The prediction has a mean pLDDT of 79. Glycine riboswitch aptamer from Maritimibacter sp., 97 nucleotides, folded computationally. Its Rfam family is "Glycine riboswitch aptamer". Gene Ontology term of the family: glycine biosynthetic process. Rfam's curators write: This family represents the bacterial glycine riboswitch. Of the family's consensus pairs, 91% are formed in the model.
[in-house]
RNA sequence: AUGACCGCGUUGGGAGAAUCUGGUUGUCCUGUGGAUGAUCGGUGCCGAAGGAGCAACCGCCCCGGAAAACUCUCAGGCAAAAGGACCGCGCGGGUCA
Numbered sequence: 001a002u003g004a005c006c007g008c009g010u011u012g013g014g015a016g017a018a019u020c021u022g023g024u025u026g027u028c029c030u031g032u033g034g035a036u037g038a039u040c041g042g043u044g045c046c047g048a049a050g051g052a053g054c055a056a057c058c059g060c061c062c063c064g065g066a067a068a069a070c071u072c073u074c075a076g077g078c079a080a081a082a083g084g085a086c087c088g089c090g091c092g093g094g095u096c097a
Stems, first nucleotide, its partner, number of pairs: 002097003005093005011088003018043001020042010044078003050074001051072003057065003
């Protein structure tokens, strides 16, 4: 000096699925109501925050360990916004090659 690994970033890209429906409430418009936000339910759906489960294989072989973008949907989400695994970029750290 380069690469891998780890951390940080107010850095770039980043999917899917009902702007469904009932109630309560705030705001706005102004009238026998409408729009919009929040929240509590109902039904339908998504998987890429997090979480959980499993194989090969390994072991001290009862049993235990053991991955994911696979599976489950507890959580989260289903206009926009926010979030977002993952990939890239920048900076830093010590270890390994």